[in-house]
Molecule: RNase P RNA; transfer RNA
Organism: Dehalococcoidales bacterium
RNA sequence: CAAGUAAACCGGGUGACCGCCCGCCUCAGGCGGGAGGAAAGUCCGAACUCCACCGGGCAGGACGCUGGGUAACACCCAGGAGGGGUAACCCUACGGAAAGUGCCACAGAAACAAACCGCCCUGAUUCGUCAGAGCAAGGGUGAAAUGGUGAGGUAAGAGCUCACCAGCGGCCAGGUGACUGGCCGGCUGGGAAAACCCCGUUCGGAGCAAGACCAAAUAGAGGGGCAUAUGGACGCCCGGCCAGUCCCCGGGUUGGUCGCUUGAACCUGAUGGUAACAUCAGGGCUAGAUAGAUGGUCACCGUCCUUCCAGCAGGAAGGAUACAGAACUCGGCUUAUAGAUUUGCUUGACCC
RNA sequence: GGGCCAUUAGCUCAGCUGGUUAGAGCACAGUCCUGAUAAGACUGGGGUCUGUGGUUCGAGUCCACAAUGGCCCA
Numbered sequence: 001c002a003a004g005u006a007a008a009c010c011g012g013g014u015g016a017c018c019g020c021c022c023g024c025c026u027c028a029g030g031c032g033g034g035a036g037g038a039a040a041g042u043c044c045g046a047a048c049u050c051c052a053c054c055g056g057g058c059a060g061g062a063c064g065c066u067g068g069g070u071a072a073c074a075c076c077c078a079g080g081a082g083g084g085g086u087a088a089c090c091c092u093a094c095g096g097a098a099a100g101u102g103c104c105a106c107a108g109a110a111a112c113a114a115a116c117c118g119c120c121c122u123g124a125u126u127c128g129u130c131a132g133a134g135c136a137a138g139g140g141u142g143a144a145a146u147g148g149u150g151a152g153g154u155a156a157g158a159g160c161u162c163a164c165c166a167g168c169g170g171c172c173a174g175g176u177g178a179c180u181g182g183c184c185g186g187c188u189g190g191g192a193a194a195a196c197c198c199c200g201u202u203c204g205g206a207g208c209a210a211g212a213c214c215a216a217a218u219a220g221a222g223g224g225g226c227a228u229a230u231g232g233a234c235g236c237c238c239g240g241c242c243a244g245u246c247c248c249c250g251g252g253u254u255g256g257u258c259g260c261u262u263g264a265a266c267c268u269g270a271u272g273g274u275a276a277c278a279u280c281a282g283g284g285c286u287a288g289a290u291a292g293a294u295g296g297u298c299a300c301c302g303u304c305c306u307u308c309c310a311g312c313a314g315g316a317a318g319g320a321u322a323c324a325g326a327a328c329u330c331g332g333c334u335u336a337u338a339g340a341u342u343u344g345c346u347u348g349a350c351c352c
Numbered sequence: 353g354g355g356c357c358a359u360u361a362g363c364u365c366a367g368c369u370g371g372u373u374a375g376a377g378c379a380c381a382g383u384c385c386u387g388a389u390a391a392g393a394c395u396g397g398g399g400u401c402u403g404u405g406g407u408u409c410g411a412g413u414c415c416a417c418a419a420u421g422g423c424c425c426a
């Protein structure tokens, strides 16, 4: 210098005038504040609110290597195994196929079974071939076919034997663990559970339009069910406990206040930890709207692109300035995104 | 805010719970028939299965995410 990779952070600014919303004050005025990294999708988890509840079982859903973090999670961190990459790094819906039931089309002899071509031995022979007894090493088919490669052995072959590997099982050592390493052993049909399923862990429902209060108004002589019954935290069953309760039709109010922003929060520093993060100390409060504010105009600047001048810096002109707007709040995931800055690491080239 | 469904030829729809064949009707084009049309008969063309990625030997179908459209409740 180039290429790559991992992460952090910004994503417009300043001034003037006019205009909005909120809070406060000494109130015809003044001061302070006013949309994001995703506010988005509504995919997860919570907190909060309501539904009197408690226990057990079945069904159903979710997650799925190990350990840690967290309020919790399907998230994050660190490891393990497998795979990709020269590497830094990246990816994985990563428990079980020996509990069971199914699937693997076509091709092929055969896909829980087996001989199409072929190889060898014996006999016959009209020399074309036929019969018998063996083989799964070679060829063919296929995504995948009797663990793989090599050597020996054999009538020809085969883990038949041996060496090195893969798989399976046993023992020992290391590690919290997933696993790793070593030794030994008989030789051994596969794949997929994003097929049903089995195993382990876990799970009430609904949602701020939840809900609470105030004000106002109206119509219930309405209908139906149930007493060994009905309702009570998704469905079914059982037990306890509580209450008389459930369903349908019809009418009134669609007003206001709260919930509504001080938080498992944020910033800085120290300590502990590989890290995620935790603890302690200090600092400051950063929108709360409700047909829904956070804007408009002017000027200058910033950034980027193109052209010209210059050829060190820079100057001029023109154009552009992304994705996009809170509506209870957080922790994540996913998606969209013009462009700018910084840092670590890897590889290559050159120079010293 | 919450729940559910759909996307396949120009149009309307099937596609049986993965097998290497993507189909039907209407429409379009051509030929036959007719004095000429219509109807009818025959032949033919027309497909990124919304997009991207994954599982699998193989995906329209299974899974994940995204895009577009529609319905319901409050």
Base pairs, nucleotide, nucleotide: 001348002347003346004345005344006343007342008341010339012301013300014299015298016297017296018295020034021033022032023031024030025029036323040334041333043332044331045330046329048207049206050205051204053240054239055238056237057236058235060203061202062201063200064199065079066078067077068076069075080094081092082091083090084089095198096197100196101195103191104190116139117138118135119134121132122131123130124129147165148164149163150162151161152160166188168185169184170183171182172181173180174179211258212257213256214255220249222248223247224246225245226244230243231242232241266283267282268281269280270279271278272277302321303320304319305318306317307316308315309314353425354424355423356422357421358420359419362378363377364376365375371409380396381395382394383393384392402418403417404416405415406414